[in-house]
Molecule: RNase P RNA; transfer RNA
Organism: Coriobacteriales bacterium
Order: sequence, then structure tokens, then C1' cells
RNA sequence: UGAGUGGGCCUUAUGGCCGCGCUUUCAAUCUGCCUGCGGGCGCGAAGAAGGUGAGGAAAGUCCGGACUCCACAGGGCAGGAUGCCAGCUAACGGCUGGGCGAGGUGACUCGACGGAAAGUGCCACAGAAAAGAAAACUCCCUGGCUGGCCUUGUGGCUCGCCAGAGAAAAGCUGAAACGGUGUGGUAAGAGCGCACCAGCGCUCUGGCAACAGAGCGGCUUGGCAAACCCCAUCUGGAGCAAUGACAAAUAGGGAUGCAAUCGGUUUGCCCAACCGGCAUCCGGGUUGUCAGCUUGAGAGCAGCGGCGACGCUGCCCCUAGAUAAAUGGCCAUACGCGACAGAAUCCGGCUUACCGGCCCACUCACCUA
RNA sequence: GGGCGAUUGGCGCAGCGGUAGCGCAGGUGCUUUACACGCACAAGGUCAGCGGUUCAAAUCCGUUAUCGCCCACCA
Repeated sequence: UGAGUGGGCCUUAUGGCCGCGCUUUCAAUCUGCCUGCGGGCGCGAAGAAGGUGAGGAAAGUCCGGACUCCACAGGGCAGGAUGCCAGCUAACGGCUGGGCGAGGUGACUCGACGGAAAGUGCCACAGAAAAGAAAACUCCCUGGCUGGCCUUGUGGCUCGCCAGAGAAAAGCUGAAACGGUGUGGUAAGAGCGCACCAGCGCUCUGGCAACAGAGCGGCUUGGCAAACCCCAUCUGGAGCAAUGACAAAUAGGGAUGCAAUCGGUUUGCCCAACCGGCAUCCGGGUUGUCAGCUUGAGAGCAGCGGCGACGCUGCCCCUAGAUAAAUGGCCAUACGCGACAGAAUCCGGCUUACCGGCCCACUCACCUA
Repeated sequence: GGGCGAUUGGCGCAGCGGUAGCGCAGGUGCUUUACACGCACAAGGUCAGCGGUUCAAAUCCGUUAUCGCCCACCA
């Protein structure tokens, strides 16, 4: 200098004018209630001054919690989720570190990564055979029959058919063919023997563990669990339109179905227990106020512990809370002419969308000293 | 705001690991004096998109997009 890898931070900036939500203070006015007429309390409206006012994803609602209500004597089954190991955390399907596998020259990245030797199921077409097996193709041997050639030959070589026995090496199909390669061996062959490799089991060593290394053994076990399933762990249901308080208004009316062999509750089912009207639909009224609501597993800085996620201690800060829903408009200057997008109970994650910019660490190649 | 469901020819739907189908509509031909009905034939598909599991995906899993439905309080 070029090409990359990982991480962190920012998300136009500054100024002026007008406007909006929430909130604090101010003095006086209008107004409601009480009154012992001195005053006190409260709501709303307009006014002035000040403070404050969207995000890294506020999104998707994919996970996990807080919170609230409902349910819960108890037992069993089902359902759902997760899935190498250890840790972090309120919790998680998240994060950190490690192992194994895959990719990259490398920094580094990616992985739903338990069990197929518990069982069941599936493996279309093709192929002999799709899982505990096998032959219609092929090889070899023995016996019988027959033909041909050579020969002095009751011998030798060879083609074909039948029967029996052996084999799974070659060929063929497929995504996949019952360990792979080589060599010995054999009638032909075969883990039948041997060497190396892959896999499985046992022992020893290291490690908390996943696992790794070494040795020994018998020779070998197809794939699919994002098919059912098995094992281990976790798991009650619903969601702030939850829920609570106050107020206003109205017809607690009608229809249908079931009705103790029924219905409901134990928010899937069964046992068991309890309850007695229940369920669905049509209709009536209101479209209000307050709480929940934002101080929290909170942010920043420093120190300590830990490889790290994170934890502990101290100091310090307060940073939207609306309910038809507030953050906008105009102007000026600067540049690279500004993307994706907008709180709605609150947090921790993941995923998705996105113009760009800055910083730190590292890798590879080339050049110069 | 919260909770569910769906997406397959032009339209309405089936198919839920092994060659994508049915009905209607549209096209061509036959039938008819003509039209309708009827009969025959052919055409028409990125199974919403992307990624993964698998030998193989419309189907199983994840993610994204679009569309639709339900949920206020009182008696």
C1' cells in the first nucleotide's frame, strides 16, 4: 500500500422563529363545595417562566421472566419444549469458555451436535437383493449324459445340458449393497490369515466433564429420530382490552338445546371428588374518571474477583408516560445531501430491516528501510 | 396493544414424504337452422418467498411477506 477478519460506538450537526404532550413554580381572574362569614378545600379553563420529550432496532411476537387474575386434596396418562460438556443468569431455545465435526493460506467463521447395539415403521423407480438376507447373472468343484480336437491309449484339452455342493471376488442397479486398500491363501472365494486405515468394546493415563492419547481384544454393526419413539431435564391456564376502585345509564327481557343415564368445575383426558340448573344466540345500557403506569433484574464512573459471560463494593444520576394518542414545520450554515423506521405494562434475548461514518485489535500478500 | 388461522391453475378446493389433481371458468372441434345443454380433445402451476433436514419436500423444521378472524366495560 492492497485485500480481508473480529469487536465496540454513533445514526446528520449547530443556531433562530412558530407549534404539540407531560410536569414544576408563580400571582391574580372565572368557577364548584363547606362555613361559625374570618375563611378553608378542590376541579377545570385561559396566562407567564422553567424543566423534559422515541430506537438500535421502539418492528416480528420467535423465546424467557416480572406483574395480575383464574385454577389447584390427591393420583395417573397425554401434550409441549430443550438436547456435546462445564459455567453465567431472575429465567431462557440466550450468552461465555471448552470439546468434536465442517470450511478458509490465515485472522476467524459455521453446526437442531443425545440414542439407529430397546422396539416399531419407511427406504419410490431401478436392481438378484433395500436389512439379519439372498441368485434368474457369474465363478469353481464333483457325478452323469453328449459333441468336437489331439493321441498307440481305459489318457489329455474343450463346448453344452442335468443334478449336488461351495462362493459372493467380478459384472449390473441405485442416494445407499452387509467395513476399505494391499498381500498371502484357495478348486473358486471369503477377516480365512497378516499389515495399515475406519468403526466398536475393555484397560491405563490426562481432564470436573464433553473428550483426547496409548495398549489390548474379537473381527464389523446400512440410512432416516426437523418418522413414531427411548433417555435426561423443564413445563398449570390466560394475558395490562390482565386486574382493582368509583361513577353514569338500562328491560337483569326473549329464543333454542340439554336436563340427573344430564350439565358444570379440577382451562387436554381418565379415575375420584364436589356443585345444581347450564350452554349458545338475539337483545338492553355506557363509550366516563382514577389506579395498574413507569425508580428499574436501571444508567454512568472507579476499584476488586473471574480467561470470559458475569458478580461484589463505593460514588453519582433520574432519563417519555400519551389514550385518538405529543417529538412537528419553516429558515440559515456545513458536509458525504441524511437509510431502516416511531414508544403504548415493563424488562433480558433472538431474528428481521437499514444510508453511512468513526475507533480498536488481528490476519494474508507485496514494497521500502 | 394482545391472541389465533390461512396462502396450491383465472376462481373455489383436495392432496400432508416418492410423476401435482378435481369442479367451475376460458380455448378448439363435434352436435344444432342458430344458441344453450351435451360429447370429445388439448392448454394452463417457481404449490407465497428464502434457508435447512432428507437419496427425494406442496408435505417436515426455521424465518420473512401478505391476507383474514377474535378480544372493551355494566346489569